[in-house]
RNA sequence: GCCGGAAUAGCUCAGUUGGUAGAGCACUUCACUCGUAAUGAAGGGGUCAUCAGUUCAAGUCUGAUUUCCGGAU
Repeated sequence: GCCGGAAUAGCUCAGUUGGUAGAGCACUUCACUCGUAAUGAAGGGGUCAUCAGUUCAAGUCUGAUUUCCGGAU
């Protein structure tokens, strides 16, 4: 250099046919307890890797770039 796959919350991952982005764990607060853990309730946290394009509308479709994984030689 060639081919394929992946990139979404602090972490692991969903997101179906394009239509206002979610779960679990973690974090914060409260309740419970003599206290801690556990449990329950509430809450915060996202430029959907980057830049363009298509569209009324893009995490989703198209192109380029970056990083990572795998394959062939």